[in-house]
This record gives sequence, C1' cells and structure tokens, in this order.
RNA sequence: CGCCAAGAUAGAGGCGCGGGCUUCAAGAUUAGCUUCCGGCAAGGACAGGCAUCCGCCGGCAGGGAAAGGGGAGACCGCCGAAGCAGGGCAAAGGUGCCUGAUUUUGUACUGCUGGGCCGUCGGGAAAUACCCGGCGGACUGUCACAAAAGUUUUGUGAAGCGCUAUUGAAGCU
Repeated sequence: CGCCAAGAUAGAGGCGCGGGCUUCAAGAUUAGCUUCCGGCAAGGACAGGCAUCCGCCGGCAGGGAAAGGGGAGACCGCCGAAGCAGGGCAAAGGUGCCUGAUUUUGUACUGCUGGGCCGUCGGGAAAUACCCGGCGGACUGUCACAAAAGUUUUGUGAAGCGCUAUUGAAGCU
C1' cells in the first nucleotide's frame, strides 16, 4: 500500500412523518345555568372512612358554550421520521384529609412495526369523519439470491440495529 471493519458525517424512499400557529365545519335540538311541574329523602359528591357543603333524579320550556378529534393554509423540526404495547418514576385533576381506583401529561427502559393505500375485524371518539391495533391484498423503496438480458427485467426472500456515498480507529497482512 492493501484487507476487514467499530465509529463519524451526509443522504434516499413519497398522497412520506410529526409539531405548534391561523382559519373553517362539526361538536350542538348538546353540557353547565334558570322558571315551572312531578318524584325521592338512612338523598347527592368516582369508591370507603371522618368532616364539610349542598339537596338529588326526571320532564316541558328558556338559554346556550367549550375541549379533544378533523379539513385547509403557510411555517418549523425531520427520514425509527413516527406510532403502538408493557410495567417503572414524577406531576396534576375531580369539596378538605387518608386509602384505593381512574383520567391526562412528562420521562427513561424493554419489545414490535421499511413506507403509504385498500378491504375486513376490534377499540377510541358525538361520529358516516378521523385515530390506533390485528389479519389479508396489491403497490412502492432498499438489499441478498437465481435466471434472462445488457445495467435493466422477472421471480423468491429478508428487515430500518437496514441501505447508499465519503471517511475510517482497533486488528490482520
């Protein structure tokens, strides 16, 4: 010099992923609230105990929101982008305290999924929207193998802890 290769940097897939901001529809004949009427009272507040407070349920009418989720726009961050599951830790919520359960948010760890689309089943949600998961289907990108052909096509398979490009420690020679 060369081989091999940890690591580092930069990239690719495409209805590609996510975030907040603005706006729109829906939410909504809705909820809280109020008059009246009827019912309940060892009644009601997430459950139990103590306390505290107040009534509780239903109907007609009046009155009347918002959040989560979604569409569009421009912008921002990106290509395990991101999402899901599990238990752990922390914080907050529903009258005060204690215990329990539950909801939301954040966080690190473990596991699964290359990607979007369609169908179907289930869950969430006000839901025909949409989101999430399982299964199936074709499509698409990457690599490997095989065959043909002339740098593409076909078939099979695999998974992002992958692939491409540059660089390259340790080690070998």